[in-house]
Context: one part of a larger RNA
């Protein structure tokens, strides 16, 4: 100087407390451990691994296993020889592949050949998701959006170092003010950026409809006032008033205002810590393999199942389930190898159909809610697992191993022990919708809106952090 203390002071954070809804019990989904297996590919490991890499394993993916094959190789450059390239067909085989066969014979040319491409031979070499993240780059997590981390000059100290950065106030903040052997400065904080809340102006189609006609319908004429869209502006700054305060910084209350003291959200992550994570995104040193640790193919596996844990979904019901009615009311998105309307067929998944739309024009396309009826507390008209049968769709192909539908079946479960998580407002809870990936395959992920609470006395205690100080056998 740090780190540490079941030392002290001050302060902060959904840290506790006050509340709401959960997890832990059940069933299922999913990840992990373990076990099993020919293989169940690999990585991730307290917080900060475990719906994580994976924004999607039937084949492919795929790295694993079994079997069948290849050895200048699936891919790159160079040298040599031959053939244009390319498009089919047949036989054998699980296929890779092997053999046979048809069409085609082009472009440039100094007529030597060349360009593009295919086949064969030779070696230089290719190749490796093989090892080492404790050799590395790059990227990322974490403490933590915590308020800190430093430097120059000066001063003090033999020196390590100190001072500044401590102190008195204040702040979300090393934020600002005052003081002070310090005076300044840098990286952080804040602001500058994006979205959102109000409004002016410009613009008016595909959007909108107040007035006038018209229609089944903003459908059409008409209009751009309103809504909306999206470009440029305005607006909030403790600016104004009062109290408190050191006449300061600031803070409390008020006015006006759509918004008030950082308005709400996002992007943005200082010096560093964890030899944190990643050699399997990529790049890369060294080591290793080279008729194999490389490459091709078929099938299997990654989907196993006495069990254990994490994360979710669905429930256990009456604030509910079911039936009918009300074409009730969104936002944000997506669409041409696409979205797919009306109409018709089917109990349904879906099929037929093909209008319209490269989309403010057309389509995908809401649910909880509201109204009426029924059920009457029961393992039930709750709950839907499991299983049987029959189907639909995607796709060469749904046996291992897809999703969905109908009928039948109707398991556990009556609110969950010790323990434990999230959340302070348009939040929690609850309701649906969309997108990426994607042929198909979400209870996951990332977004979007609808309905919409309760509670916070307080900072003693638990956890994490900041700061000053003290002790110390580190």
């Nucleotide at each position: 100087u740090g780190a540490c203390g079941g030392g002290g002071g001050c302060c902060c954070g959904c840290c506790c407390a006050a509340g709401c809804a959960g997890u832990g019990g059940a069933g299922u989904a999913u990840g992990u451990g373990g076990u099993u297996u020919a293989a169940u590919u690999c990585g991730a490991a307290g917080c900060a691994a475990c719906g994580c890499g994976a924004a999607g394993a039937a084949c492919c993916u795929u790295a694993c296993c079994u079997g069948g094959g290849c050895u200048u190789g699936a891919c790159a450059u160079c040298c040599c020889u031959g053939g244009a390239a390319u498009c089919g067909a047949g036989u054998a085989g699980a296929g890779a592949u092997a053999c046979u066969u048809g069409a085609g014979u082009g472009c440039c040319u100094u007529c030597g050949g060349g360009a593009a491409u295919c086949a064969g031979a030779u070696g230089a070499c290719a190749g490796g998701u093989g090892g080492u993240g404790c050799a590395u780059g790059g990227u990322u997590g974490u403490c933590g959006u915590c308020a800190g981390c430093u430097c120059g000059u000066g001063u003090c100290g033999u020196g390590a170092g100190a001072u500044g950065u401590u102190g008195g106030g204040u702040u979300a903040a090393g934020u600002c003010c005052c003081g002070c052997a310090a005076c300044g400065a840098g990286c952080g904080c804040a602001a500058c950026c994006c979205c959102u809340a109000u409004u002016g102006u410009c613009a008016g189609u595909u959007g909108c409809c107040a007035u006038c006609a018209u229609u089944a319908a903003g459908u059409u004429g008409g209009g751009c006032a309103c809504u909306c869209u999206g470009g440029c502006g305005a607006g909030a700054c403790u600016g104004c008033c009062g109290g408190u305060g050191a006449c300061a910084a600031a803070u409390c209350g008020g006015a006006g205002g759509a918004a008030g003291g950082u308005g709400g959200g996002g992007a943005c992550g200082a010096c560093g810590u964890c030899a944190a994570a990643u050699c399997a995104u990529c790049a890369u040193g060294c080591c290793c393999c080279u008729u194999a640790u490389g490459c091709c193919c078929a099938g299997g596996g990654c989907u196993a199942c006495a069990c254990a844990c994490g994360u979710a979904c669905u429930a256990c019901a009456a604030u509910g389930g079911c039936c009918g009615a009300u074409a009730a009311c969104a936002a944000a998105g997506u669409g041409c190898a696409g979205c797919g309307a009306a109409a018709c067929c089917g109990u349904g998944a879906g099929g037929u159909g093909g209008a319209g739309c490269g989309a403010a024009u057309c389509a995908c396309a809401a649910a909880a809610c509201u109204c009426g009826g029924u059920c009457u507390c029961a393992g039930u008209u709750c709950g839907g697992a499991u299983u049987g049968u029959a189907g639909u769709c995607u796709g060469c192909a749904a046996c291992u191993c897809g999703a969905c539908u109908a009928c039948a079946u109707g398991a556990a479960g009556c609110u969950g022990g010790a323990a434990u998580c999230g959340c302070u407002a348009g939040u929690a809870a609850u309701c649906g919708c969309g997108a990426a990936u994607c042929a198909g395959a979400a209870u996951g992920u990332c977004g979007c809106g609808g309905u919409g609470a309760a509670u916070a006395c307080g900072u003693u205690c638990c956890c994490g952090g900041g700061u000053c100080u003290u002790g110390c056998a580190c």